Overview
The RNA shown here (SAM riboswitch aptamer (S box leader)) has 109 nucleotides and comes from Mucilaginibacter sp. UBA5151. Of the family's consensus pairs, 97% are formed in the model.
RNA sequence: CGCUUAUAGAGAAAGACGGAGGGAUUAGACCCUGCGAAGUCUUGGCAACCUGUGCUUACAAGGUGCCACAUUCUACUUGACAGCCAUUUGGCGCCAGGAAAGAUAAGCG
Numbered sequence: 001c002g003c004u005u006a007u008a009g010a011g012a013a014a015g016a017c018g019g020a021g022g023g024a025u026u027a028g029a030c031c032c033u034g035c036g037a038a039g040u041c042u043u044g045g046c047a048a049c050c051u052g053u054g055c056u057u058a059c060a061a062g063g064u065g066c067c068a069c070a071u072u073c074u075a076c077u078u079g080a081c082a083g084c085c086a087u088u089u090g091g092c093g094c095c096a097g098g099a100a101a102g103a104u105a106a107g108c109g
Stems, first nucleotide, its partner, number of pairs: 001109007013043005021032003026075004044067003049063002051060003071101001076098004081093001083092003
């Protein structure tokens, strides 16, 4: 890096350096940010997956991951609607679902 499978409900930050961005990518919206973003380091913490102990539930924190809010929303598609516009089965809005994409883990190459 690619493929397969599973999950996304919850949880957990201080300090130093740094100095303008960040929330995966593109566009728009929304949000965080000089009351200090990203990143690096130190310390601390969380416990989803693997692992270990126990054996329904729990504990540990070894591997890996994570520690603003949220896979943030829309984009592709299906269905519903007492709304708006158009008047020909369309566009917008809104609700529910799915797909795709991304993330993490485990396995394989």

Its mean pLDDT, the model's own confidence on a scale to 100, is 76. The source organism's lineage runs through Bacteria, Pseudomonadati, Bacteroidota, Sphingobacteriaceae and Mucilaginibacter.